[in-house]
Context: one part of a larger RNA
RNA sequence: UGGCGGGGGCCCGCACAAGCGGUGGAGCAUGUGGCUUAAUUCGAUGCAACGCGAAGAACCUUACCAGGGCUUGACAUGGUACUGCAAGCUGCCGAAAAGCAGUCGCUUUCGAAGGUGUAUCACAGGUGGUGCAUGGCUGUCGUCAGCUCGUGUUGUGAAAUGUUGGGUUAAGUCCCGCAACGAGCGCAACCCUCAUGUUCUGUUGCCAGCGAGUAAUGUCGGGAACUCGGAACAAACUGCCUCUGUAAGGAGGAGGAAGGUGGGGAUGACGUCAAGUCAUCAUGCCCCUUACGCCCUGGGCUGCACACAUGCUACAAUGGCCGGUACAAAGAGCUGCGAACUCGCGAGAGUAAGCCAAUCUCAAAAAGCCGGUCUCAGUUCGGAUUGGAGUCUGCAACUCGACUCCAUGAAGUUGGAAUCGCUAGUAACCGCCGGUCAGCAAUACGGCGGUGAAUACGUUCCCGGGCCUUGCACA
Numbered sequence: 001u002g003g004c005g006g007g008g009g010c011c012c013g014c015a016c017a018a019g020c021g022g023u024g025g026a027g028c029a030u031g032u033g034g035c036u037u038a039a040u041u042c043g044a045u046g047c048a049a050c051g052c053g054a055a056g057a058a059c060c061u062u063a064c065c066a067g068g069g070c071u072u073g074a075c076a077u078g079g080u081a082c083u084g085c086a087a088g089c090u091g092c093c094g095a096a097a098a099g100c101a102g103u104c105g106c107u108u109u110c111g112a113a114g115g116u117g118u119a120u121c122a123c124a125g126g127u128g129g130u131g132c133a134u135g136g137c138u139g140u141c142g143u144c145a146g147c148u149c150g151u152g153u154u155g156u157g158a159a160a161u162g163u164u165g166g167g168u169u170a171a172g173u174c175c176c177g178c179a180a181c182g183a184g185c186g187c188a189a190c191c192c193u194c195a196u197g198u199u200c201u202g203u204u205g206c207c208a209g210c211g212a213g214u215a216a217u218g219u220c221g222g223g224a225a226c227u228c229g230g231a232a233c234a235a236a237c238u239g240c241c242u243c244u245g246u247a248a249g250g251a252g253g254a255g256g257a258a259g260g261u262g263g264g265g266a267u268g269a270c271g272u273c274a275a276g277u278c279a280u281c282a283u284g285c286c287c288c289u290u291a292c293g294c295c296c297u298g299g300g301c302u303g304c305a306c307a308c309a310u311g312c313u314a315c316a317a318u319g320g321c322c323g324g325u326a327c328a329a330a331g332a333g334c335u336g337c338g339a340a341c342u343c344g345c346g347a348g349a350g351u352a353a354g355c356c357a358a359u360c361u362c363a364a365a366a367a368g369c370c371g372g373u374c375u376c377a378g379u380u381c382g383g384a385u386u387g388g389a390g391u392c393u394g395c396a397a398c399u400c401g402a403c404u405c406c407a408u409g410a411a412g413u414u415g416g417a418a419u420c421g422c423u424a425g426u427a428a429c430c431g432c433c434g435g436u437c438a439g440c441a442a443u444a445c446g447g448c449g450g451u452g453a454a455u456a457c458g459u460u461c462c463c464g465g466g467c468c469u470u471g472c473a474c475a
Base pairs, nucleotide, nucleotide: 001475002474003472004471005470007469008468009467010466011465012464013463015459016458019422020421021420022419023418026313027312028311029310030309031308032307033306034304035303042053043052064299065298066297067296068295069294070293073123077122078121079120080119081118082117088103089102090101091100092099125288126287128286129285130284134282135281136277137276138275139273141271146185147184148183149182150181151180152161153160154159165176166175167174191265192264193263194262196234197233198232199231200230201229202228206223207222210221211220212219237259240253241252242251243250244249315415319374320373321372322371323370324369325368331362332361333360336355337354341350342349343348381412386407387406388405389404390403391402392401428451429450430449431448432447433446434445
């Protein structure tokens, strides 16, 4: 100087407390461990692995296994020699890959160049190893308020001072003091978005006033007010008032769409964990080279006594079912979204309008509201499981897809010890969309809106963190 302490002081955080809803019990989905297996490819492992890499494993993917094949190779560059030879199509053989046979075309027609193929030589190739050789990227402490430097001064020196102290702040934020004076990386601001207004601009959006028309609809003429879309600007600064304080600031108030960082996002200092990743990629070294490379068929990654993690659905009456009836936002669409009509109980099929989309479509929002029914029951709760019949995608749904209909109706009556999230348009409840994608195991993930709470006395305690100080047989 640091680190540590079941030492002390001060302070903060959904850290506790106060509340609301869960997990832990059930069934199922997904991930992991374990076991099994020819293979169940590999990685991730306290917080910070376990709905993680994977924004989608039937084949492909695919790296794994079995079998069948290839050896200058599926791919790149170059050298030498030879070559009217490729792809495609047809036939035979085969599980396919591959192999064999046949066939077609162009320019010039002498060759060369180019291209293709064969042979050969250099080489290719490796998701083989090492993340403890690395780059890059990422997680974490933590959006915590810290981490340092120059000069000066002090000390023999390691170092100290500044950065400590008194206040204040979300903040090393600012003020005052001080052998310090300044500065840098962080904080804040500058960026995006939401909330208010003004101006400009009006199509595909809008419709107040005027006119026309319809069973009805901005449907038409038209309008530029309003909503909305786009752009620019304004607006918030403790600026104003009162109280308080030396100051920084604090408490309250006014005006205002918004008030003291207005809400949300992006943004992550010096560093820590030899943290993660050689399987995104790149890369040193090591290793394989008729195989640890490459192609194909089939299987596996989906196996199941069990254990854990994350979720979904429930156990019901604040509910289930039936009928009627409202109100969103944000997205996506040409190998696409697909209206209307007809058929089917339905998944869907047939036909087909419109739309490269503020125009058309996906599209029905759902919880809600109105009416009816059920009356506390393993039930008109719950939907697992299983049988049968189908639809769709796709070369192909046996292993191993989703969905529909009929039948079947399991566990489950609110969950032990323990444990998680959340402070406001939040939690909780409700649906909608997107990426990946032929299809889908999505209950996941990323967004969007609708309805919309309760509680915080307080900081003694648990956890994590910051500053000062103290002890130490630690470095």
Annotation
Small-subunit ribosomal RNA, 3' major domain from a metagenome, 475 nucleotides, folded computationally. The full RNA is in RNAcentral, with records from SILVA. The prediction has a mean pLDDT of 84.